[in-house]
Parts: sequence; structure tokens; C1' cells
RNA sequence: GACCGGACGGUCGCUUUCUGCGUCUUUCGGAACGGCGCGGGGAGAGGAAAGUCCGAACUCCACAGAGCAGUGUGCCGGAUAACGUCCGGGAGGGCGGAUUCAAGUCCGUUCGACGGAAAGUGCCACAGAAAAUAUACCGCCCGCUCUUCACGGACGCGGGUAAGGGUGAAAAGGUGCGGUAAGAGCGCACCGCCGCGGCAGUAAUGCAGCGGGCAGGGCAAACCACACACGGAGCAAGACCAAAUAGGAAGGGAGCCGGGACUUGAUUUUCACGAAUCAAGUUUCGGACACGUGCCGGCUCGGUGCGUCAAACCUUCGGGUAGGUCGCUAGAGCCGCGCAGCGAUGCGUGGCCCAGAGGAAUGACCGUCCCACCGGAGCAAUCCGGCGGACAGAAUUCGGCUUACAGGUC
Repeated sequence: GACCGGACGGUCGCUUUCUGCGUCUUUCGGAACGGCGCGGGGAGAGGAAAGUCCGAACUCCACAGAGCAGUGUGCCGGAUAACGUCCGGGAGGGCGGAUUCAAGUCCGUUCGACGGAAAGUGCCACAGAAAAUAUACCGCCCGCUCUUCACGGACGCGGGUAAGGGUGAAAAGGUGCGGUAAGAGCGCACCGCCGCGGCAGUAAUGCAGCGGGCAGGGCAAACCACACACGGAGCAAGACCAAAUAGGAAGGGAGCCGGGACUUGAUUUUCACGAAUCAAGUUUCGGACACGUGCCGGCUCGGUGCGUCAAACCUUCGGGUAGGUCGCUAGAGCCGCGCAGCGAUGCGUGGCCCAGAGGAAUGACCGUCCCACCGGAGCAAUCCGGCGGACAGAAUUCGGCUUACAGGUC
């Protein structure tokens, strides 16, 4: 890194589905559906079903366009429905080995939020002289002063020096040689860096060349600038059927005649405006006969109250709750084979059907075997007894990532 995740048998159960028989309901009669009872058959958790961290399918809601804010991603190419995943590549860090005087180079292995620090702002604890306008603590060197016959030494003063020491996660290019009073890219070679164009590569980038002594410390998982992406909620999404109660709407309950006004429609007439007639509705005034309903007496009636300015009651409709049904599992599906590709993966083809519950089934016990441990017996092989076999459990469905895991295989 890949794979497996105890095996077999029996008994009793659970979920779901198919089916046989009997019976009940309904009907003029029969059948089907359905209910109940008794049987039979099929299927029944995972590598992570987990965390819910990413990405999608699906559903509903929202939505002119653009921008701001916010969040996320960030080497290059590819795969994919998509991804922060995967594959291939590049550059870099760690470790090991080889090589070089050394820096370095090469090989192997391994790691990962791996764009920008030369737009700006900010931070860099402690230690240290100094943490970014460089700096002089120790040291090194020169001069002065003092001392010594001299070599030399010394509290000190002035200057040079970043080689060495020391501090730190990090110290102002590195190594070597030259050079120097001591030093220093001061000079040179190599390595690194910057600039320029060239070649190779789809690209990241690499290679060699020329020029430049070298600027520009680190942190963006600090703000930030740049590029790209992003509407929200989630199967308790959502769709359908639909009881009781309460509330809503419409109609009935709830009649007649005449006049006026208004509105609408039709017809006639007019070039048109308009006018007239009829019908319906609303409203108002007047009139007559009443009507509906409750209660009391008790019976083809009587009395009385209320209403006709509309109540009880009845019917229907719609929203919606409980409840039920769908969504619900045939799918970016699984297992082979072939082809293309370094690979992720894609294409073709053959076969297969593999939980769909809704407080939630997939279990319990027994026997045999396997594995691990403990104790005993035995020289040993082995035998006997005991104890244990993980992590964890579907709930709309996929693709990933992460985390947990007894034991075993390669």
C1' cells in the first nucleotide's frame, strides 16, 4: 500500500415482498379489490452505514442588469456531472547514500493550502551590539599615550574591520583561492541572484549564452492587492388525498302589486350625439294579503314572542390540521471481458437486480469448527477447562475527504 472483516448447522423471532387455502363484507346473483385467520417461497447494513467537512443529483422559494460587501479556492496539464477529490508532471523542503578541497552536484526515499513580500500598511516574542535607514559586545588590525634597554604589555583615547566568537527561528549572498595592516565582491573561479534575448516544452519550467559585483531578510494560516468561483433552504425538501372541531364564502331559509331614480344588456330609430321600448339587478316610496320560525296548550287548531332592516337551521364550496399515499430506490448502479490511455478514466459488449423501514426490522439462544489469551496435564506433538473475537450500525441518493477499528492474508 492492497484485500478480508469469523465459517457451517439447528430452534425461536423481526421487517418487507410474492403466493396458496379458508372466511367475512357488498350484491338480484357472481367475480375482482379489500379485511381477518392458517400456511409456503424470496430478500434483508458497512468498510467505514460514522463525522456532516467538501462537491453534486433532485425539490421548493427568490431572481431585470451591473457593482459593492462577504466566503472560498490559488504551480502546470489532464480526468470528472462536479469538487478543496483523483491522475500525470514541475519546482521546493526533510532524511539517507555517492561525489567534490569546499560550496555545490547526482541518486534514492519522503512531505504538502505550492500564486504575489519589487503597490501599500503592519508584525518579527526572548536572547542579542544590531531584527532592516543596519550595527561594533567580545575579538582582529593601525596610530597616539604610558611603561620596558628591547621584545612585549596596559587603564585608556582616536580610527579601520562583518573574516572569527557569541545571541537567535532568522544576522545583510555561499565556498575556495588571491589580496590586505587586519579585513571586505576588494579581485578571480565555481554555485546562487538580477536583467536581456535564444533554444526545448501545450504549460508549469528547464537548458546553455551574454551582461551586471549583488540590489530586494522573514511572515500573506497578518491586513491587503490580483485572478477565478459562489442566490437561499434542504426529503421534517416537496406533491396529492383528506376526518372531527373552530373559523371563512356562496345558496336555500327569504313572498306579491304599483310608482320613482340609477346601472347593465338587447331591439328600434338617428350620419352621429341622443331618444324610445323591453328585460334583469340595486335602491327608495306606498299598498294589500301574509309568510317563516321558537315556545305554551294539545290537535287538521288556538294563544303568544321574534324575524322579513334576516336569526336558528340545512346544503355546497374552498383553505387547512390529525391521518394516509407518493417522493423511495434500476442507479453518474454492480460483476466480468475487450479496446484506447503512463495513469486517473473513457468507450464498447455480455450478465445481474442487490434493504427501503418510519420510534425505525436486519436479532437471540444452542451445537461444531477457526483465531487470540489464561490455567492445568504431558519430554514433545497434543489434550482438557475457562474466557474473549474489534470499530460500529442504513433513514432521499451518489462522488470524495477525514476519523474509528480485535484479528488475519498478500